Predicted 3D model of a 75-nucleotide RNA (transfer RNA) from a Planctomycetota bacterium. Taxonomically the source falls in Planctomycetota (Bacteria, Pseudomonadati). It was read from a public genome assembly. Its Rfam family is "tRNA". Rfam classes the family as a transfer RNA.
[in-house]
RNA sequence: GCCAGCGUAGCUCAAUGGCAGAGCAUCGGUUUUGUAAACCGAAGGUUGUGAGUUCGAGUCUCACCGCUGGCUCCA
Numbered sequence: 001g002c003c004a005g006c007g008u009a010g011c012u013c014a015a016u017g018g019c020a021g022a023g024c025a026u027c028g029g030u031u032u033u034g035u036a037a038a039c040c041g042a043a044g045g046u047u048g049u050g051a052g053u054u055c056g057a058g059u060c061u062c063a064c065c066g067c068u069g070g071c072u073c074c075a
Stems, first nucleotide, its partner, number of pairs: 001071007010024004018055001026042005048064005
């Protein structure tokens, strides 16, 4: 340099082009002599960046950035 895949909450992952969610973790509460567990609740988002298409984009298109894998060249 070329090709492919991936990028969404702290982590792991969902979401048919139509209200952005779950589990775990975190915080608070209930319970317990206390802790853990269990249960209830809360908080947490520039959906990698920018642009385009559309009434409407996490989803489709383009460019760029990053990660992973493969290939090629040079040394």